A computed fold for a 105-nucleotide RNA, annotated as SAM riboswitch aptamer (S box leader).
[in-house]
RNA sequence: CCCUUAUCAAGAGUGACGGAGGGAACAGGCCCUGUGAUGUCCGGCAACCUGCGGUGAUGAACCGUGCUGGUGCCAAUUCCUGCGGGUUAAACCGAAAGAUGAGGU
Numbered sequence: 001c002c003c004u005u006a007u008c009a010a011g012a013g014u015g016a017c018g019g020a021g022g023g024a025a026c027a028g029g030c031c032c033u034g035u036g037a038u039g040u041c042c043g044g045c046a047a048c049c050u051g052c053g054g055u056g057a058u059g060a061a062c063c064g065u066g067c068u069g070g071u072g073c074c075a076a077u078u079c080c081u082g083c084g085g086g087u088u089a090a091a092c093c094g095a096a097a098g099a100u101g102a103g104g105u
Stems, first nucleotide, its partner, number of pairs: 002104007013042001015041003021032003026082004043074003048070002051065005078097001083094003
């Protein structure tokens, strides 16, 4: 890099540093940002894997826990639309793309 699979409407600081852009890519919107963003550290959230406890039959599956460890995440639904269905127009549903975890070539 690619493949499989699960999830993506909840949750997470009034801290320190720092100093200009940022919200994945393209396009169009709409937003955040010197009342200090993006980022780093600390802090926190969560429970995918792991640990621990339980149901079960030592399996599968499931439930609980968070003082273990590995990731992840901490504006807005994955910020919204872009394709298809649907509608007078919306709403809404699905796909694609993307993100993250676990596994695999």
Model confidence (mean pLDDT): 81 of 100. The model forms 94% of the base pairs in the Rfam consensus.